Context: one part of a larger RNA
Order: sequence, then structure tokens, then C1' cells
RNA sequence: UGACGGGGGCCCGCACAAGCGGUGGAGCAUGUGGUUUAAUUCGAUGCAACGCGAAGAACCUUACCGCGGGAUUUGACAUCUCCUGUUACCCUUUGAAAGAAGGGGUUCUCUUCGGAGACAGGAAGACAGGUGGUGCAUGGUUGUCGUCAGCUCGUGUCGUGAGAUGUUGGGUUAAGUCCCGCAACGAGCGCAACCCCUAUCUUUAGUUGCUAACACUUUGGGUGAGCACUCUAGAGAGACUGCCGGUGAUAAACCGGAGGAAGGUGGGGACGACGUCAAAUCAUCAUGCCCUUUAUGUCCCGGGCUACACACGUGCUACAAUGGCCUAUACAGAGGGAAGCGACCUGGCGACAGGCAGCGGAUCCCUUAAAAUAGGUCUCAGUUCGGAUUGCAGGCUGCAACUCGCCUGCAUGAAGCAGGAAUCGCUAGUAAUCGCAGGUCAGAAUACUGCGGUGAAUACGUUCCCGGGCCUUGUACA
Repeated sequence: UGACGGGGGCCCGCACAAGCGGUGGAGCAUGUGGUUUAAUUCGAUGCAACGCGAAGAACCUUACCGCGGGAUUUGACAUCUCCUGUUACCCUUUGAAAGAAGGGGUUCUCUUCGGAGACAGGAAGACAGGUGGUGCAUGGUUGUCGUCAGCUCGUGUCGUGAGAUGUUGGGUUAAGUCCCGCAACGAGCGCAACCCCUAUCUUUAGUUGCUAACACUUUGGGUGAGCACUCUAGAGAGACUGCCGGUGAUAAACCGGAGGAAGGUGGGGACGACGUCAAAUCAUCAUGCCCUUUAUGUCCCGGGCUACACACGUGCUACAAUGGCCUAUACAGAGGGAAGCGACCUGGCGACAGGCAGCGGAUCCCUUAAAAUAGGUCUCAGUUCGGAUUGCAGGCUGCAACUCGCCUGCAUGAAGCAGGAAUCGCUAGUAAUCGCAGGUCAGAAUACUGCGGUGAAUACGUUCCCGGGCCUUGUACA
């Protein structure tokens, strides 16, 4: 000087407390461990691994395996040297395919007619190749402490020196934020602001959007008309403790008030200092070294990653009456659409199918939002709760749904009657609850990323648990 203390002081955080809802019990989905296996590819492992890499494993992907698999060796891909040719395309045989063997057919581009280029085949070797190893050789990227308020430097001063001072102190703040004081005076990286979205208004613009007044009307902003309003998207305004009162040291600031759409960082996002964990990643990529080169490379078929006594994590659905079912009926936002979205009509109980309009979209479509509301029914029961599981019959995608997809109808109707010890999230348009969309994607979400609808309770307080910041003290630690 740090680090640590079941030392002290001050302070903060959904850290506790106060509340609301969960997890832990059940069934299922998913990830992991373990076990099994020919293989169950690899990585991630306290917080900070475990619906994680994976924004989607039937083949492909795919890295794994072959239980007596099939092929290939200058190679699937790149450059160089030499030779031969014109590829493309089609057919036959064989084969699971890759491939192997054979046949047909036309003959690429430029040209100075020498040739050159592109492509294909062949030969030899330099080499290619490796999701092989090492993240403890590395770059890059990322997590974490933590959006915590810290981390440093120059000059000066003090100290033999390590170092100290500044950065401590008195106040204050979300903040090393600001003020005052002070052997310090300044400065840098952080904080804040500058950026984006959102909340109010003005203005510009008015189609595909809108409809106050007028007219027509098939009653639909449908048409004329209009751009007021909504909205869209450009430009601006607006909030700064600016104003008033009080407290304070006449400071910084704090408390209350006015005005205002908004008030003291308005709400949300992006943004992550010096560093810590030899943290993660050689399997995104790049890369040193090592290893491999008829294989640890490459092509293919099939299987596996989907196994199942079990254990854990994360979720979904429930156990019901604030509910289930039936009928009627209302209101979003944000997205996506051409190998696409598909209205509408017809068929089907339905999944869906057959036609077909419009739309590269403020125009058309996905697109009836659901919870809610109104009426009816069920009457506390393993039930008209719950839907697992299984049987049969179908539909869709796709060469192909057996291993191993999703959906529909009929039938079946398991566990479950609120979950032990323990444990998680959340402070407001939040929790809880309700649906919608998108990416991935041929098909395949209870996951993920967004979007809106309905919409709470509680916070006395900081003694205690956890984490963190500053000062101080002790130390046989560095």
C1' cells in the first nucleotide's frame, strides 16, 4: 500500500422487512447429470453452466457410429508445370447411393489463325485438407463484479524509502454530483449531457390515411367534396430548480407551492472507466506450436444426436364456481407477405382440399384479437374440473414421417383436491393475467424476441441475511 475480520462509523441496492404471484408435490415440454449404447458428436459446470452455443437434429444439417458398411487418394476446395480435348445434355447396364462400365449427340468465347481464355479429363509432385490437440501460447469477441462511482496522471510539497498528498475533512447528490475548507494546483478515463423511442403543442404536407360541415347514397367515408379532426413523418417549441415561500453557512442543495401535457435524471433504451476471475470461446472467424497425410482428409447409404431404473434446473397445463361449457356481441398494437400472403366461392364435422380476385402493399392479404360484456347451463363431485395416455379413422409438408414431424375427428379419460425442508421474481402502467405477431423454418415452439388489452397490493423502517461504496482500526496474510 492492499486484502481480510463472527472490529467500529456513515451510506446504498427488491438486500431484508411490508405485500402480490410463483418454484419445490402432479402430468407433460425442454436442458443437464448419470446410466446405457456401435454411436448416444462437441462445448458451457457456484453466483456468471443447465428452453445455454442451437433464430428450430426425419435426409441434409452432422462434427458421432457401422455391430465383419460401400467408395476415393493431388483429392470435395486453391495455386503452379506438362499433355489431351470440348465441356454441357441424353440413354443403357450395375448399385442402397456415391460411384463404376458403355453408348448417342451437338461442338464454348476471342483471334493478328500463331495462339490465348474458360471448362473438362489425364500424369507427376510441390501441396491441399483436418469441427484433430493446446482458450494455461494468442488475436478478436463475450460474461461477471456493475451503470457500482470509482481508477489514474503532470507539476509541486512531505517522507531515507516503499509511498503519501491531491481523492481526506464539513455539507450535499443517483453520482469523485456540486459547494465550502485545506500544500496543494491542474488534467485525463469514468458520472452527467450530446443519440434513439415515448408523453404535450405548433408548423409543413394530404394519399393509400381521416370525415366536422354540404350533396348523392346500394348506408359501406361508398362517391363528390374537404384536409378542420385522427393519423402518418419531416422541421421546430417545451423542463432549466427558470419563478415564489421556507430551511441552510449569504453556498451547494433540500422541502413545499404556482404555472404546466410533463417537475426536479419525466418514463424507457443504447452507452459498461482502471481492472478482477490464467472466467468463456482454437467448434463463428483468425492464428503460433504440436499431431495427422491410402487418413484424424473427402464422397455416400443407413443408424445415432430423440435411448431410460433414476437425480437436478427452466417452463407449460392444471387441481376449478373470481370457474368450465354453449350462444350472442365489443375494443388493439406491432410485425410479415412473391418459390409469398391469399380474400371470396364450393366441398368437408374438422385438419384441409378444388377453383380464383387483390396485393412487392398506410390501398390487398395474414387478421374473427383474447381476457372483457350480455344471456343460458353445470351446483362442489375426481365432476360438464383436469387433460396425460392409448386405439381407430383422416389431413399437411416433404424423394421419404418406421426408428423420429405437426394437425384434425371419434373413442379412451391417468396423476392431480394448492404442494415438506427450502427457494425465486416484482416498487407502476410494474406484478399478475389475456391474447397477437415475428425470426428461425419445406414441415416442426409450452422456447426466444417483440406488441398491445385488463390492471393491483405494499414499502413502518434499516436491527438482522446477501452484495457493494467511503472513512477508520487490528493483523503471525501478500